[in-house]
RNA sequence: AGCUUGUUUCAGGGCGAGGUGCAAUUCCUCACUGGCGGUGAAGGAGCUAAACGCUCACAAGUCCGCGAGCCACUUUGGCAGACAGGGUAAAAAUCCCUGACCAACGGUUAAAGUCCGGAUGAAAGAAACGCAGC
Numbered sequence: 001a002g003c004u005u006g007u008u009u010c011a012g013g014g015c016g017a018g019g020u021g022c023a024a025u026u027c028c029u030c031a032c033u034g035g036c037g038g039u040g041a042a043g044g045a046g047c048u049a050a051a052c053g054c055u056c057a058c059a060a061g062u063c064c065g066c067g068a069g070c071c072a073c074u075u076u077g078g079c080a081g082a083c084a085g086g087g088u089a090a091a092a093a094u095c096c097c098u099g100a101c102c103a104a105c106g107g108u109u110a111a112a113g114u115c116c117g118g119a120u121g122a123a124a125g126a127a128a129c130g131c132a133g134c
Stems, first nucleotide, its partner, number of pairs: 002134003005130006016030004031114002033103002035066004044056004061101002069079004083099005105117003
């Protein structure tokens, strides 16, 4: 240093304008938001004579997986969203451009990704510190 382990802390954003209506932050038009780990060819910094090589931080809502939620329920098992076209290139699911699409459960004078509630919760995980073992 690494692995195992303990404690503590942290760990989700968003309805602004107009319209209809008895009633809508729920419908319609425009608007707004994007958890965690992995991957990753932009761009950045460093190394190098130099590089397409090496190192570092960062980098995906719709690529791989995870989480909250729901169903069954002993363990545990099951369900659970969404991307195309063009460009560059040796190579693009990740870069650039354009246009799309998606978003648990319960509630509500009217149907909710954005309001209220479970939730001062839980949690993917992240960081710090510490003992012991290998």